[in-house]
RNA sequence: AGAGUAGCUCAGUUGGUAGAGCAACCGCCUUGUAAGCGGUAGGUCAGCGGUUCAAAUCCGCUCUC
Numbered sequence: 001a002g003a004g005u006a007g008c009u010c011a012g013u014u015g016g017u018a019g020a021g022c023a024a025c026c027g028c029c030u031u032g033u034a035a036g037c038g039g040u041a042g043g044u045c046a047g048c049g050g051u052u053c054a055a056a057u058c059c060g061c062u063c064u065c
Stems, first nucleotide, its partner, number of pairs: 002065003007022004016053001024040005046062005
């Protein structure tokens, strides 16, 4: 100095309901599997505190790489 956000890889910084791809599960399709299509679930946003009506986002400290 940079990074920490879903099981994995990562988006999301003029502060305003947290997302994608892959994976998982269910269904459709298929003789069957895979592929394809549709859907569902999954998050204390590393931790603690501060500012604010409101913080993943701004500020301080701590931890990890």
Transfer RNA from a marine eukaryotic metagenome, 65 nucleotides, folded computationally. Rfam family: tRNA. By type it is a transfer RNA. RNAcentral holds the sequence, with entries from MGnify.